Predicted 3D model of a 72-nucleotide RNA (transfer RNA) from Methanogenium sp. The coordinates come from a structure-prediction model, not an experiment, and the mean pLDDT is 83. It matches the Rfam family "tRNA". Rfam classes the family as a transfer RNA. The RNAcentral record of the sequence draws on ENA. Taxonomically the source falls in Methanogenium (Archaea, Methanobacteriati, Methanobacteriota, Methanomicrobiales).
RNA sequence: GCUGCGGUAGCUCAUCGGUAGAGCGCUUCUCUGAAAAAGAAGAGGCAGAAAGUUCGAUUCUUUCUCGCAGCA
Numbered sequence: 001g002c003u004g005c006g007g008u009a010g011c012u013c014a015u016c017g018g019u020a021g022a023g024c025g026c027u028u029c030u031c032u033g034a035a036a037a038a039g040a041a042g043a044g045g046c047a048g049a050a051a052g053u054u055c056g057a058u059u060c061u062u063u064c065u066c067g068c069a070g071c072a
Stems, first nucleotide, its partner, number of pairs: 001071007010024004018055001026042005048064005
C1' cells in the first nucleotide's frame, strides 16, 4: 500500500428499513440471625464520525477514522 471482517449499555453479544434488546455486572426491595443462592423492580447506549438514498436508516451507499486478520 491492497483486500476482508469488525466498532451497538461497564463487559460479551443480538437487532438484515418503522423511533434498540439479552446474558453477566450495577442499584433498590423480598427472603435470612447474617450472607450466598433465588425472586421482584429499576437505572444505564439514540448505535465510531460525516454525508447520501428514503416518508422513515443501527440496518442500504460513499468518504474518513480506529481495531483485527490476510497479501504484498